Small-subunit ribosomal RNA, 5' domain from an uncultured archaeon, 496 nucleotides, folded computationally. Its mean pLDDT, the model's own confidence on a scale to 100, is 80. The full RNA is in RNAcentral, with records from ENA, Greengenes and SILVA. Its Rfam family is "Archaeal small subunit ribosomal RNA". The family is grouped with related families in Rfam's "SSU clan".
[in-house]
Context: one part of a larger RNA
Order: sequence, then structure tokens, then C1' cells
RNA sequence: CCCGACUGCUAUCGGAGUGGGGCUAAGCCAUGCGAGUCGAGCGCCCCGGGCUGGCGGGGCGCGGCGUACGGCUCAGUAGCACGUGGUCAACCUACCCUGCGGACGGCUAUAACCCCGGGAAACUGGGGCUAAUAGCCGAUAGGGGAUAGGUGCUGGAAGGCCCUUUCCCUGAAAGGCCUAACCAUCCAUGCUAUGGUUAGGCGCCGCAGGAUGGGACUGCGUCCCAUCAGGUAGACGGUGGGGUAACGGCCCACCGUGCCUAUAACGGGUGCGGGCCCUGGGAGGGGGAGCCCGGAGAUGGGCACUGAGACAAGGGCCCAGGCCCUACGGGGCGCAGCAGGCGCGAAACCUCCGCUAUGCGCGAAAGCGCGACGGGGUCACUCCGAGUGCCGCCUGCUGAGGGCGGCUUUUGCCCAGUCCAAAAGGCUGGGCGAAUAAGGGGAGGGCAAGUUUGGUGUCAGCCGCCGCGGUAAUACCAACUCCCCGAGUGGUCGGG
Repeated sequence: CCCGACUGCUAUCGGAGUGGGGCUAAGCCAUGCGAGUCGAGCGCCCCGGGCUGGCGGGGCGCGGCGUACGGCUCAGUAGCACGUGGUCAACCUACCCUGCGGACGGCUAUAACCCCGGGAAACUGGGGCUAAUAGCCGAUAGGGGAUAGGUGCUGGAAGGCCCUUUCCCUGAAAGGCCUAACCAUCCAUGCUAUGGUUAGGCGCCGCAGGAUGGGACUGCGUCCCAUCAGGUAGACGGUGGGGUAACGGCCCACCGUGCCUAUAACGGGUGCGGGCCCUGGGAGGGGGAGCCCGGAGAUGGGCACUGAGACAAGGGCCCAGGCCCUACGGGGCGCAGCAGGCGCGAAACCUCCGCUAUGCGCGAAAGCGCGACGGGGUCACUCCGAGUGCCGCCUGCUGAGGGCGGCUUUUGCCCAGUCCAAAAGGCUGGGCGAAUAAGGGGAGGGCAAGUUUGGUGUCAGCCGCCGCGGUAAUACCAACUCCCCGAGUGGUCGGG
């Protein structure tokens, strides 16, 4: 001198930012909100409109897709976690794109609903009915494996791909929905529809390829301690199996006795990693909160189910600890989402508005939802910009100050327009009015600015360091004057 945090005094405005419960308690949480959507998949119920028309809306449930994204945090982790470069001849990939081919025949259950129960509740049992793009069976196509063959292809290398033969295993589909035209049927104590043909659209199934996203392996890099020197039994390898999308001691049975290590094994400590950030001319030193990429976690620990994908923050089960309800039989909860509360602390915001933009989910679309996000509020947290007036005359000591007159109008106050989802604020125009706006630290030296006055009298106090103060203190406390910086200015701690 710069940077980060807290703090004393002080404070007018605007803009910007990747700032604001990171450091301490990954401590605990009242309340509300944070993931839905589709009637162009299906059934049932209700409401409105229309009745020579055949429409619109709501609810319950089944079904589909999504809820594995987005948001938060940094506890753990010294590791293939991350970074960088490779490998997969050991892999998966819903939705999306491309190509080829296809959708045949049949069957069934169940929720909603109705009836009857159990329970304080959470919820739950039995009987009956029914639908589908729900479920099941069969067929074919297809896929997989093995065997034999091929002048085939890629490649460093066939165990890969392609074609053919035979055998074995496995084994699809929803011909559903909508629109238009046409045809047929239906309808008045109810109907608002049913069937068919053609065309178009959205979907369904199989295979191959792509794209995207992931999984696995690997070279190198990756803090301190040697006052940590030996470590290791699934340990190292083999055979055979299990398991996985996939290789593998990943797991298991048997067999062998290996394997790592001063090029630092093992142990201990610390710690998410990187892009980056701070500082420095650089080399270097320090940091890893915020933003972006990757990882990990969701009260502590374990487990699987569903699914293309999880071992799943607002899903499930179990154990533990905590809290809540209870009719004591039994139930419920998990803010390291957004607000908000308690606690902890030197230390940190509103229980706000909106889906307008961006983006995501669903939907044919209209659209719906989104505390992601956008916007406002709050805090001198940082950065940038602006202002707190200008001129003249008189008085006064050529001072400080005061008086009078004139000018200007940023900000301010009032009004209108505009930007905005709305508001706030900005911007533009008009009006009022110098009005509404300066402090903090210092003045012995270092170090810029008083050898002025009063008070005090080794007291009270100041001081980073040197040092001041014991009766004339340029050093304490004040006054006046002066100096520095200025919406800031001082102090403390940490880093360079």
C1' cells in the first nucleotide's frame, strides 16, 4: 500500500455487483409456500347451454409422462474425488433424430361407484359392478447363444460387424386417440351419440444407426508430520461359479503364498477438487465462501423397491437419538429449498410481488405449474458517478463571521407522461425553492499541520515505536487556529 471480516463516530442521492448466518451449531425448528400436468388414453358422477341439434365446464379415481432435473449445503473424503490426456476388443442411455419393417387372434382383473364392517386417529378389511394407450395368453416378426462355412468389412490385433446352414433359448405391438369430408344408424318423461370409408395428424411395437447423458479402466499431477518404518488374510494370484448394463476378490468355494514399501508403504493431522480469487514487477506466497464445472450429503447409520436412470432432500422399510398427537391399543415428523423462529456467536435481510422475461415439466395446442427465475424490500459489504451552491456590494483586521442584492436548480417537494405484469425507482417535461444534505481522524519526531491560551501537576491521562506528564506541557483535558481524507473516516484481527 492492497485485500477479507468485525467495530467506534458520522451519513444526501443515483447506478452496478457473481456481496450479505460461509468462518460458530452438517445445532433444533411453529406456520405458509417450494412439482406438477394431460379430458386429443379410460370409467363414473355433477353443473350449464342447445333441442333439427348432436356443445361447454367441474369433480373422483384408473392410466401416461415428469417428480433421478432444477434449488441447498460442504459434514465426510488425501481419493481415479478432482484436473488433464487416453482406453472400453468389458458397457447402458427415457424423451429427440435417421433408416427399414410391423401392429394378427383371444382373455382378464381392478380403482372410482354401491353395500357391510374395524379404528380415537393415521388409516384399513370384506362383498358386488365396470373401462382403457392398465394387465395376461397365444402367433408371427425379431433378438440372443452355440455349431459349421465365407474371396466379405473395420482395426495394431477379431473374441467385433456382415452373409449363409443347423439346433437351442427367448419372444413385440394400442390399429388407440384427434381433425376434415362422406355414408349408415340413433334421439323427445329424454337426447346431446354409435358404426364405417377415405385423407391428414399425434401416438404403439421390433431392429439398426446417430445424438445426448452417464458407467468402468488408466498415464501424469494433487498439503503437513519419519518424534509414523514396516504394513497386509479377501490380503496377492489362479480355477470354477454368483452378481452387474459391463471388467474385476465386486462376492463365494477350493488351491497356491503372495502383494505393497525410503521413488515413503502403513499410520497420524488437516482438507471437497478445479476454473479461479487476493497479493506481488515477476518468481513466489496465501485462499478455495460467493459465480461456473465436477464430486459428496440430506437428523446419524443401514437396506432395497419402482424405474431408461435412484439406493432417491419435499418416496418406502429397519435401527438409533430428538420432537409431536393419542381414547394407551397405536400413529406422525425431519427447512444443508424460499421466507421466518430459537440457539450459537464479534458477525449477517422480508413469514414481500409475479410467472412479464429466461428456462424447465406436462400438453396437439390454448395453456397450467414452478420461493428455479424475474422484480421489489433491507444492510455504507464492495465498486463507479453526482451533490451539499455561484457572483457582486457593505461591515470587519486584506481574517473568521455577519448583512443586503442577484443568478442557477443536480438532489429534494408537488404534478403529468413514459418505461414496468404491477409497484418501486429511473427517464422526459412543468411548477416551488439556496432551499433538504459534512463528517471523521490528526497537529513532539517518524509524518502534512501550533514552541497559541486555559485546566491538570509522574495525578488524571496519551502512546504502533521513540517517548510525553514531578506548576509556565507545541505530546494529557479543552478552546481557537491549522493539516489530511471526505459520504466517509478511524480502530482491531487475518492474508500478501